[in-house]
């Protein structure tokens, strides 16, 4: 330089046009326990940016920005 992949809560993850964006874990309150851990219950909190398509986009299409594989 080209060429594929991928970006969502602190983390890790699911969501192929329309639902209060799903679970896990984590934080916080609170129930159990002598205390802690265990489990239960609440409840915090996220679609990289900018733009097009659409009545409607996390999801489709175009650029950037980050990673991460390949090829030279």
């Nucleotide at each position: 330089a080209g060429g594929c992949c991928c970006a969502u809560g602190g983390u890790g993850u699911a969501g192929a046009g329309g639902c209060a964006a799903u679970c896990a874990u984590a934080g916080c309150g609170g129930g159990u326990u002598u205390u802690g851990g265990u489990c239960c219950c609440g409840u915090u909190g996220a679609c990289c940016u900018c733009g097009g398509u659409u009545c409607a986009a996390a999801u489709c299409c175009g650029g950037g920005u980050g990673g991460g594989c390949c090829u030279g």